[in-house]
Molecule: c-di-AMP riboswitch aptamer (ydaO/yuaA leader)
Organism: Fictibacillus barbaricus
């Protein structure tokens, strides 16, 4: 001195998912749902069980939430291609290149928009670095 693998802490990334303070209950701060008037708007659905036949539990094809994840062609295939749209390329922004994602799930007939009100979350999973202009910061020399 160059490769690869591995562990730990630091830093960094997608995420709303971070700080504080604590025996314990927590508090801030970010996030996200219902919910007036005005406006807008019009499917008392379907199956299975239980039952005092009022109605209760589960499942689902309308609808609707979170989310960047929505669409279209093809196919013996449940996969291919593509694309709304989103992130990465280490101080910011700005444009090139270049490399990625474009899933998942929850409600369970049923929610528009909403000011007071009111319920929740605060997780999980990775390791990328080409170089231009513009600013910003910090260091060394004189």
């Nucleotide at each position: 001195a160059u490769u690869u693998c591995u562990a730990a802490a630091u830093c960094g990334c997608u995420g709303a998912a971070a700080c504080c303070a604590a025996a314990u209950c927590g508090g801030u701060g970010c996030g996200g749902g219902g919910g007036a008037a005005c406006c807008a708007u019009u499917u008392c659905g379907g199956a299975u069980u239980c039952u005092u036949u009022g109605g209760a539990a589960u499942c689902c094809u309308g609808g609707g939430g979170u989310g960047a994840a929505u669409c279209c062609u093809u196919u013996u295939u449940u996969a291919a291609g593509g694309u709304a749209g989103g992130g990465c390329u280490a101080c910011u922004c700005a444009a090139a290149g270049g490399c990625c994602c474009g899933a998942a799930u929850c409600c369970g007939a049923c929610a528009g928009c909403u000011a007071a009100c009111u319920c929740c979350g605060u997780a999980a999973g990775c390791g990328u670095u080409u170089a231009u202009g513009a600013g910003a910061a910090g260091g060394a020399a004189g």